[in-house]
The part of an RNA shown here (small-subunit ribosomal RNA, 5' domain) has 548 nucleotides and comes from a metagenome. Its mean pLDDT, the model's own confidence on a scale to 100, is 84. RNAcentral holds the full RNA, with entries from SILVA. It matches the Rfam family "Bacterial small subunit ribosomal RNA". Its family is annotated with structural constituent of ribosome and ribosome in the Gene Ontology.
Context: one part of a larger RNA
């Protein structure tokens, strides 16, 4: 001096853009924070309100309306993203080069090919039943893009011969021709060309959307690997699944990953191995730079979800708001037994010097579902709270000496506070009142129209574009204009002995006190404490604490 996720004292006008649990990865009370699809399916109400029947006038049964709504239920699909944390971890965890002829990849883009014909269940449903409660059991009915089997076999796996090629090894990639294994579901809208009855409608045809099976890309992952990554040698040795190999198992996949067998080997002062510390990074901070420290907000990458353990599912997880078991801790309980998991966003307590609303809104962006409409979204966009930081504004401008008064110092003459004020003329940013009022909006829906695609088709659906119609804003009656009134509603800290700008006076008297360092105080202190002038920053100002 230059910074900070800062706290402390004093003090405080207003925006703008940032930022705000760094200690206890401690406990949590409430309420949000992952659902969607009726265009996969089968069911399927009420509250009301309306007719009519009976009525002891209270009511009660039917029938349509509500509405195939709501509502649970099988199926898909997402929940593996997106949000938080930084404990753990010195590691192939990041970072960078490189390798995978040792792999995987759902949705999505291109291509090839096919979607045929069965069959049986279980739920929701109803009846019974056991629990206090969570929560089940039995017995019957029933549907499908839920299940199972058959066919087929363009493909592909595996085995088998065989060609011709390419590769730095293992080897790859390909073509013939057996053999064997191996798939699928349907749903919507339209029509009458061809099939079937022959009005017109589906078993027919067509379009979307889905479904299998391969190829190929795109994309995200998995794995190996060169070099780089802190501190102690007052840590010097260390290892038996260790180190290789042979056969196997497992794996998406290579391999002691995992097993039988066999050899005895492997790391190592170039620092193993032990202890202690720590997520890494791009950056960020100082610094002319080298270099030192650092890693909060944003980005990327790990890892973790009370705590340690496991598999399920699933294209993906060894899964934060799933499951299984233990353990701690908290709740219910009928005492047998259950529930829970804020390191999601608010929000509480604790411990601490020290960190905010139990908001608004899906309007835009971006995610999930869906054909769409639209649903959900505590991400996300906002608004609120703190001078936490940074910028930018503003507390007024001009004029005004006889140099008022008060104050302070005087050598008593005066000086100084001081153009300061007061007085005159003016402007009004900001705040404040009043009326005006954005952009973020572009999709999206339906309605014509015109082009091209499939198609028998002037039907119909698909892209593409024109046209005009409806509407969609949490921020927000914000921004931003325009008037209204009046200097009117706005400044303080620190410091003044040197270093380092800034002096007197009066109290104290080694006391009471100051101090970053050197040092000041013991009767005239420019160094304490107070007037008064001064100096510097200025909605701050200083201190403390950390870093170069």
């Nucleotide at each position: 001096g230059a910074a900070c996720g800062a706290a402390c004292g004093c003090u405080g006008g207003c925006g703008g853009c940032g930022u705000g649990g760094a200690u206890u990865a401690g406990g949590c009370a409430u309420g949000c924070a992952a659902g969607u699809c009726g265009a996969a399916c089968g069911u399927g109400a009420a509250c009301g309100g309306a007719g009519a029947g009976c009525u002891u006038c209270g009511g009660u049964u039917c029938u349509c309306c509500u509405a195939g709504u709501a509502a649970a239920g099988u199926g898909g699909c997402a929940a593996a993203c997106g949000g938080g944390u930084g404990a753990g971890u010195a590691a192939c965890g990041c970072g960078u080069g490189a390798a995978g002829a040792a792999c995987c990849u759902g949705c999505c883009c291109g291509g090839a090919a096919g979607u045929g014909g069965g069959g049986g269940a279980c739920a929701a449903c109803a009846c019974c039943u056991c629990u206090a409660a969570c929560g089940g059991g039995g017995u019957g009915c029933u549907a499908a893009u839920a299940c199972c089997g058959c066919a087929u076999g363009u493909g592909u796996a595996u085995g088998c011969a065989g060609g011709a090629u390419c590769g730095c090894a293992u080897g790859g990639a390909u073509c013939u021709g057996c053999a064997u294994g191996u798939a699928a579901a349907g749903g919507u809208g339209g029509c009458c060309u061809c099939u079937g009855c022959u009005u017109g409608c589906a078993a027919g045809c067509u379009a979307c959307c889905g479904c299998u099976u391969c190829c190929g890309g795109a994309u995200g992952g998995c794995u190996u690997u060169g070099c780089g990554u802190c501190c102690c040698a007052u840590u010097a040795g260390c290892u038996u699944g260790u180190u290789g190999g042979u056969g196997g198992g497992g794996u998406a996949a290579c391999g002691g990953c995992c097993c039988a067998c066999c050899a005895a080997g492997g790391c190592c002062a170039c620092g193993a191995u032990g202890g202690g510390u720590a997520g890494c990074u791009g950056g960020u901070c100082u610094g002319a730079g080298a270099g030192g420290a650092u890693g909060g907000u944003c980005a990327g990458c790990c890892a973790c979800a009370c705590u340690g353990g496991g598999a399920c599912u699933g294209a993906g997880a060894u899964a934060c708001g799933g499951c299984c078991c233990a353990g701690a801790c908290u709740c219910c309980u009928a005492c047998g037994g259950g529930a829970g998991g804020c390191a999601g966003c608010a929000g509480u307590c604790g411990a601490g010097a020290g960190g905010c609303u139990u908001c608004c809104g899906c309007a835009a962006u971006g995610g999930g579902g869906g054909a769409a409409a639209c649903c959900c979204u505590g991400a996300c966009g906002g608004a609120g709270c703190g001078a936490c930081g940074c910028c930018g504004c503003g507390u007024g401008a001009g004029g005004g000496a006889u140099g008022a008064a008060g104050g302070u110092c005087u050598u008593c003459g005066g000086g100084u506070u001081g153009u300061a004020a007061a007085c005159c003329u003016c402007u009004u940013u900001c705040a404040g009142g009043u009326g005006g009022g954005a952009a973020g909006a572009a999709g999206g829906a339906g309605c014509g129209g015109a082009a091209g695609g499939u198609g028998a088709a002037u039907a119909a659906u698909c892209u593409u574009c024109c046209g005009g119609u409806c509407g969609u804003g949490a921020c927000g009656g914000u921004a931003c204009c325009a008037c209204c009134a009046g200097a009117a509603g706005a400044a303080g800290c620190u410091c003044c002995g040197g270093c380092u700008a800034a002096c007197u006076c009066c109290g104290u008297u080694c006391c009471a006190g100051c101090a970053g360092c050197c040092g000041c105080g013991g009767u005239a202190a420019c160094a304490c404490g107070g007037g008064g002038g001064g100096a510097g920053c200025a909605a701050g100002c200083g201190u403390u604490g950390u870093u170069c």